[in-house]
Context: one part of a larger RNA
RNA sequence: UGACGGGGGCCCGCACAAGCGGAGGAACAUGUGGUUUAAUUCGAUGAUACGCGAGGAACCUUACCCGGGCUUGAAUUGCAGAGGAAAGAUCCAGAGAUGGUGAUGCCCUUCGGGGUCUCUGUGAAGGUGCUGCAUGGUUGUCGUCAGCUCGUGCCGUGAGGUGUCGGCUUAAGUGCCAUAACGAGCGCAACCCCUAUCUACAGUUGCUAACAGGUGAAGCUGAGGACUCUGUGGAGACUGCCGGCGCAAGCUGUGAGGAAGGCGGGGAUGACGUCAAAUCAGCACGGCCCUUACGUCCGGGGCGACACACGUGUUACAAUGGCAGGUACAGCGGGAAGCCACCUGGCGACAGGGAGCGGAACCCGAAAACCUGUCUCAGUUCGGAUUGGAGUCUGCAACCCGACUCCAUGAAGCUGGAUUCGCUAGUAAUCGCGCAUCAGCCACGGCGCGGUGAAUACGUUCCCGGGCCUUGUACA
Numbered sequence: 001u002g003a004c005g006g007g008g009g010c011c012c013g014c015a016c017a018a019g020c021g022g023a024g025g026a027a028c029a030u031g032u033g034g035u036u037u038a039a040u041u042c043g044a045u046g047a048u049a050c051g052c053g054a055g056g057a058a059c060c061u062u063a064c065c066c067g068g069g070c071u072u073g074a075a076u077u078g079c080a081g082a083g084g085a086a087a088g089a090u091c092c093a094g095a096g097a098u099g100g101u102g103a104u105g106c107c108c109u110u111c112g113g114g115g116u117c118u119c120u121g122u123g124a125a126g127g128u129g130c131u132g133c134a135u136g137g138u139u140g141u142c143g144u145c146a147g148c149u150c151g152u153g154c155c156g157u158g159a160g161g162u163g164u165c166g167g168c169u170u171a172a173g174u175g176c177c178a179u180a181a182c183g184a185g186c187g188c189a190a191c192c193c194c195u196a197u198c199u200a201c202a203g204u205u206g207c208u209a210a211c212a213g214g215u216g217a218a219g220c221u222g223a224g225g226a227c228u229c230u231g232u233g234g235a236g237a238c239u240g241c242c243g244g245c246g247c248a249a250g251c252u253g254u255g256a257g258g259a260a261g262g263c264g265g266g267g268a269u270g271a272c273g274u275c276a277a278a279u280c281a282g283c284a285c286g287g288c289c290c291u292u293a294c295g296u297c298c299g300g301g302g303c304g305a306c307a308c309a310c311g312u313g314u315u316a317c318a319a320u321g322g323c324a325g326g327u328a329c330a331g332c333g334g335g336a337a338g339c340c341a342c343c344u345g346g347c348g349a350c351a352g353g354g355a356g357c358g359g360a361a362c363c364c365g366a367a368a369a370c371c372u373g374u375c376u377c378a379g380u381u382c383g384g385a386u387u388g389g390a391g392u393c394u395g396c397a398a399c400c401c402g403a404c405u406c407c408a409u410g411a412a413g414c415u416g417g418a419u420u421c422g423c424u425a426g427u428a429a430u431c432g433c434g435c436a437u438c439a440g441c442c443a444c445g446g447c448g449c450g451g452u453g454a455a456u457a458c459g460u461u462c463c464c465g466g467g468c469c470u471u472g473u474a475c476a
Stems, first nucleotide, its partner, number of pairs: 001476002003473003007470007015460002019423005026315008034306002042053002064301007076124008087104001091100003106115003126290002129288003135284002137279003140275001142273001147186006153162003166177003192267004197235007207224002211222003238261001241255001242253004304442001317416001321375006333364003338357002342353004382413001387408007429452007
């Protein structure tokens, strides 16, 4: 100087407390450990691994296993030599890769050759092989915590200190006062985006107040720019005003005005550094290793196994509910090998027709809610696992190993031990919708969107994490 203390002081955070809803018990989904296996590819492992890399494992992917092939090689390229177009329908063998067959089949030319391709040789190849403890880049975490430093000066033999301490204040090393310090940098804040209000301009594919037409109904039509909305540019919030407290910074008020009030709400933004944290399997790269194989092509299998253990979720155990019928209201988005209105067939998944739309025009489109009826506390009209049968669709192909539909079947489960997690407001809870990936989909995941919409916070003694000052030290 740090670090540490079951030392002290001050302060903060869904840290506790006060509340609401979960997890831990059940079934299933998914990830992991373990075990098994020819292989169950690899990585991630307290917080900071475990619905993580993977925003799509039937083949492919694929890195793993078995088997069958190739060796300048699957891709790119230089040189030398030889040759011919390259390509390739068809047929044969084969699991395929591949091998054979070979109908059809070159361009330019200064006639030297060149382009292009195949073969042979050769130089580069290739490696998801190892090392993240050789590295770059990127990322997690402490932590959006308020800290981390520098120049000059001053103090100290020196390590170093001071500044950065103290008082008040703040979300903040935010600011004010004080001061051997005076200034400055990286952080904080602001500048950026979305959202809440108003306004100017612009009105089509959006809108419809007035006028007119018109319908079974309808901005449907003329028309209009008022309104909504869309897009661009401005305004607006700054403790600016008032009262109280205070030297000031600032704090406070049922204050005024205002759409919004004291950081209005949300996002992006992550200082010096810590964990030899993670990643050589995104990529790049040093070193080491393989080179008729640790490279590469193909068929099949595996990554999907299952005495068990754990994490994360979904669905429930019901009446604030289940079922049947009726009926209303979104936003973000997506759409051409696509979204698909509408019609017909089918109980249905879907199929056959078929308009519109590369889309403010067409299409995809709510559920909870509300109304009516029924069930009456039961393992039930709760719950839907599992299994049998019959089908639909995607795809070369659903046996291993897809989703969905219909009929039948109807398991566990009656609110979950110790313990533990999230959340302070349009939040939790609850309800559905969209998207990426994608032929299809194991999505109950992820990322977004809107609908309905709470309870509670006395307080900081205690648990956890953190910041500042101080004290002790068997630590560096």